[in-house]
Molecule: Glycine riboswitch aptamer
Organism: uncultured Pelagibacteraceae bacterium
RNA sequence: AAGAUUUGUACGGGAGAAUGGAUUGAAAUAAAUCCUGCCGAAGGAGCAACCACCCCGGAAACUCUCAGGCAAACGGACCGUACAUAUUAA
Numbered sequence: 001a002a003g004a005u006u007u008g009u010a011c012g013g014g015a016g017a018a019u020g021g022a023u024u025g026a027a028a029u030a031a032a033u034c035c036u037g038c039c040g041a042a043g044g045a046g047c048a049a050c051c052a053c054c055c056c057g058g059a060a061a062c063u064c065u066c067a068g069g070c071a072a073a074c075g076g077a078c079c080g081u082a083c084a085u086a087u088u089a090a
Base pairs, nucleotide, nucleotide: 003088004087005086007084008083009082010081011080012079013078018036020035021034022033023032024031037070038069039068043066044064045063046062050058051057
């Protein structure tokens, strides 16, 4: 000290599934509750290839839908760029 990786922030991209029915509701909308029908990429849980192993275990974009969501908006795993922190390092 180039680069690489962890975490965080900002910006950009970012899918899926009924603008379903009923009730309440400032006139309406929003919102809330209930009833079915659906989705998986917030979160959560489970198994596994694999890793580790004295013990305790770790582990997905797979699976389940508790939660969340099903016009737009918000959110959104993940990706890119920039900055910061930490580790490693030609």